[in-house]
Overview: A computed fold for a 476-nucleotide part of an RNA from an uncultured Eubacteriales bacterium, annotated as small-subunit ribosomal RNA, 3' major domain. RNAcentral holds the full RNA, with entries from ENA and SILVA.

Context: one part of a larger RNA
Parts: sequence; structure tokens; C1' cells
RNA sequence: UGACGGGGGCCCGCACAAGCGGUGGAGCAUGUGGUUUAAUUCGAAGCAACGCGAAGAACCUUACCAAGGCUUGACAUGGGCACGGAGGGCGCAGAGAUGCGCCCGCCCCUCGGGGCGUGCCACACAGGUGGUGCAUGGUUGUCGUCAGCUCGUGUCGUGAGAUGUUGGGUUAAGUCCCGCAACGAGCGCAACCCUUGUGUCCAGUUGCCAGCAAGUCGAGUUGGGCACACUGGAGAGACUGCCGUGGACAACACGGAGGAAGGCGGGGAUGACGUCAAAUCAUCAUGCCCCUUAUGCCUUGGGCUACACACGUGCUACAAUGGCGCCUACAGCGUGGUGCGAAGCAGCGAUGCCGAGCGGAACACGAAAAGGCGUCCCAGUUCGGAUUGCAGGCUGCAACCCGCCUGCAUGAAGUUGGAAUCGCUAGUAAUCGCGGAUCAGCAUGCCGCGGUGAAUACGUUCCCGGGCCUUGUACA
Repeated sequence: UGACGGGGGCCCGCACAAGCGGUGGAGCAUGUGGUUUAAUUCGAAGCAACGCGAAGAACCUUACCAAGGCUUGACAUGGGCACGGAGGGCGCAGAGAUGCGCCCGCCCCUCGGGGCGUGCCACACAGGUGGUGCAUGGUUGUCGUCAGCUCGUGUCGUGAGAUGUUGGGUUAAGUCCCGCAACGAGCGCAACCCUUGUGUCCAGUUGCCAGCAAGUCGAGUUGGGCACACUGGAGAGACUGCCGUGGACAACACGGAGGAAGGCGGGGAUGACGUCAAAUCAUCAUGCCCCUUAUGCCUUGGGCUACACACGUGCUACAAUGGCGCCUACAGCGUGGUGCGAAGCAGCGAUGCCGAGCGGAACACGAAAAGGCGUCCCAGUUCGGAUUGCAGGCUGCAACCCGCCUGCAUGAAGUUGGAAUCGCUAGUAAUCGCGGAUCAGCAUGCCGCGGUGAAUACGUUCCCGGGCCUUGUACA
């Protein structure tokens, strides 16, 4: 100087407390451990691994296993020889890779050749999701959006170092004020960026319809208009600016006015010096080591989907604030051309047929759902839907292993979950549906969107994490 203390002081954070809803019990989905297996590919491991890499394993993917094959190779550059435009199609054998055969086709040109392809030969080499993340780059997690981390000059100290950065206030903040052997500065904080909340101006179609006219069973449907809504560009607005009180007359705090908004208005992006030899050699790149008729490459099939069990994360429930039936309103973000697919018709339905319109403020996805009315009458039920049987639909070369959906039948566990444990302070929690990426098909996951919309916070003694000062130390 740091680190540590079941030392002290001060202060924060859904850290506790006050509340609301969960997890832990059930069934299922998903990930992991374990076990099993020919293989169940690999990585991730307290917080910070475990719906994680994977934003989508039937084949492919795929790295694993079995079997069948190849050896200058699936891919790159280079030499020699031979043949042939490139290329496309078909037949036979085979699980296919592949092998054999046939057909179509006849490149450019300055006629030396060029370029491309195939086969053979020999070799340099290719190739490796093989090892090492404790050799590395890059990227990322984490403490933590915590308020810290440092430097120059000066001064003090023999020196390691100190000072500044400590102190008194204050703040979300090393934020600002005052003081001070310090005076300044840098990386962080804040602001500048995006979005949302209110006016104004400009613009007016694909959006809108107040007034006018036409029109309809109904309808911005038509003329017309750009007022309103909206769209999207410019600009305004908030700064403790104003008033009062407190305070050191400061910083600032509290109250008030005006205002759409008030003291950082809400949300996002943004992550200092560093820590964990943290993660990743399987995104990629890369040193070294290793394989080279195989640890490389191709193919078919299987596996990654196994199942005495254990854990994490979720979904659906156990019902009446509910289930079922009927009727009928009100969103926002988005997406669409090998695409979204209306209306109509067929089907109980999944879906099919036909196909309007739309590269879309125009058309479509599209039904928003929680809501309203009726019924059920507390029961393992008209709760709950697992499991299983049958019949179908869709995608795809192909749904046996191993997809999703529909109908009929079947109706399991479950009556609020022990010890323990998690999230959340407001348009939040809870609850309700909608969209998107990936994607042929396949979400209860993920990323977004809007609808309805709470309770509670006395307080900082205690648990956890963190910041500053101080103290002890046999630790570095």
C1' cells in the first nucleotide's frame, strides 16, 4: 500500500421489512446429471452451466455409431500425357455412393493457340468440428451503470509511498459547493443519440370525413375538402427558470405557481482501470503438437428423441373472479412474390377446390382475447386434460424409429403443494390475446406488441451484495 475481521462509523440496492403473484407437490414440455447404448457427437459447471451455443436434429443439418466405398482426394495452386465444347438426358446393376452403356449437344479465336472439362501418371500438397482457451487474436459473461480508476507538476517522507481523491455539507453520481500543500488534467458520471408524453408550422395519398352535394338495406361508396385523426419532416418546450421556507449569504432540500410534462419526466442504447490463468481452438483467425489408403472424403441406415432415477427452467391445472353454449364490441408491433391469400363452394373439422387483390398507409395474414347474456350448483364434477384406440388432414423424395394438426372414443394424476426458495415499487406485478425471427414442416422456448390493470414500502435492527472513512492483523 492492499486484502481480510462473527471491529467501528456513514450510505446505497426488491437486500431485508410491508405487500402481490409464483417455484418446491401433480401431469406434460424442455435442458442437465446419472444410467444405458454400436453410438446415445461436442461444449457450457456456484452466483455468472442447466428453454445455454441450438433464431427451430425425420433425410440433410451431423461433428457420433454400423456397414458399403475413395486415396492428389469433396475443395486450392502447379507439371506431363491422352481425350473431349461446356453441359444435359436416358437405360441396366446396386441400399446408395458408385460402376457399365447409350443419346442429345459441338465454345471462342488473331488458326500459333486460348479457355473449360474428364481420365491416367508422379509429386509438392490439400484436408482434419483431432489436442492445447493454461501458448494466442478477436468476441463475450461477471462484479456493475457500482462510482470509482489514474496521471503531470509541486510539496512531504531515507524509502515503500503519501498528498491531490481526505474533511464539513450535498447528490442517482469523485454530482456540485465550502474548506484544505496542493494546482490542474485524463478515463468513467452527466449531457450530446434513439424512443415516448404536449403544442406550433409545413405536407395531404394509399390516410381522414367536420361542414356541402349525390348515393345506399347498410357503407368515405362518389363529387369535394385537408378542418380533425393519422402519417413524417422542421422547430418550440423543462432550465430549480419564477415565488416562499430552511441552509454557511453556497451547493442543495422541501413546499407552491404556471404548465401536457418538475426537479435525471418515462424507457432504451451507452459498461471506466481492472477481477475471475472466467467462457469460447466447434463462428472465425492462429502458434505448437498430432493423423495422412486415415483422426481426411463420399454414401445408406441408425443415433443425437434411449430411461429404475435426481435437479433446473417452463406450460396446463386442481375450478364458480370458473367451465360450457350463444351474441357481439374495442388494439398495437409487424409480415407477405418458389409469398400473403379474400370472397364463393365442399367438409363436423384439420383442410381442400377455385382464385380476386396486393412487392402493399391501397390487398391479404385478421378471428384480437380477456368483455356481455344464458346454463351448470361444489361433485374428482359439464373441473382437469395426461394416456391410449380408431378414422382422417398437411408439409415433405420419405413422418416406423422420430413431425404438426383435426374428429370420435378413452378419460389418469391433481382438491393450492414440507423444509426451502424466486420475481416485482406503476401503466409495474398479475392477467389476456396478437406479431416476428429461425423455418418445407415442426414452440409451452426466444424477441417484440398492445388490452385490462392492482397491493404495499413503518423503517434500515437483522440476512445478501456493494461504496467511502477509520481501526486491528502472526496474511500478500